[in-house]
RNA sequence: GCCGCCAUCGUCUAGUGGUCUAGGACAGCAGGUUUUCAUCCUGUAAACUGGAGUUCGAUUCUCCAUGGUGGUA
Numbered sequence: 001g002c003c004g005c006c007a008u009c010g011u012c013u014a015g016u017g018g019u020c021u022a023g024g025a026c027a028g029c030a031g032g033u034u035u036u037c038a039u040c041c042u043g044u045a046a047a048c049u050g051g052a053g054u055u056c057g058a059u060u061c062u063c064c065a066u067g068g069u070g071g072u073a
Stems, first nucleotide, its partner, number of pairs: 001072007010026004018056001028044005049065005
């Protein structure tokens, strides 16, 4: 250089056009339990890489960019 894949809470991930207000686990915070810590229980906050297009409607489809990753000479 060429070809492919991926990008979602702090981390790992589910979802795949509309009723989901984007769900779960761990971590965080608050409370309960405990003499204290840990464990356990309850609650809470937190996310769709950027731009353009298609559509009544885009996290989801298309294109471009950016970043990451794999293959290849």
A computed fold for a 73-nucleotide RNA from a bacterium, annotated as transfer RNA.
The sequence was found in a public genome assembly.
Its Rfam family is "tRNA".